[in-house]
RNA sequence: CCCGAUAAAGCCAAACCCUUUGUGAGAAGGGGGCGGAAAGUGGCGGGUCUUAGUUAUUUGAAGAUGGCCGAGCUGCCUGAG
Numbered sequence: 001c002c003c004g005a006u007a008a009a010g011c012c013a014a015a016c017c018c019u020u021u022g023u024g025a026g027a028a029g030g031g032g033g034c035g036g037a038a039a040g041u042g043g044c045g046g047g048u049c050u051u052a053g054u055u056a057u058u059u060g061a062a063g064a065u066g067g068c069c070g071a072g073c074u075g076c077c078u079g080a081g
Base pairs, nucleotide, nucleotide: 002081003079004077011036012035016031017030018029019028020027021026034067040073041072044070045069046068047065048064049063050062051061
């Protein structure tokens, strides 16, 4: 440096349940544990999803999703190979 082991030490936490919150997609906290080696980070591009209100009614606007994909930035531990 590569790689990420049926190893070690830790980390995160799907569905589902409870509470709160939002019009909604969803989000936050607790339980839970399907999974994860970037399941860290930011909605930049694409995808998917939502929309009460409203001026634009639709190749628009405003949002959601980073555990959908691509690219960007950052990064813990260990040493079977």
The prediction has a mean pLDDT of 76. The RNA shown here (c-di-GMP-I-GGC riboswitch aptamer) has 81 nucleotides and comes from a Nitrospiraceae bacterium. Lineage of the source: Bacteria > Pseudomonadati > Nitrospirota > Nitrospirales > Nitrospiraceae.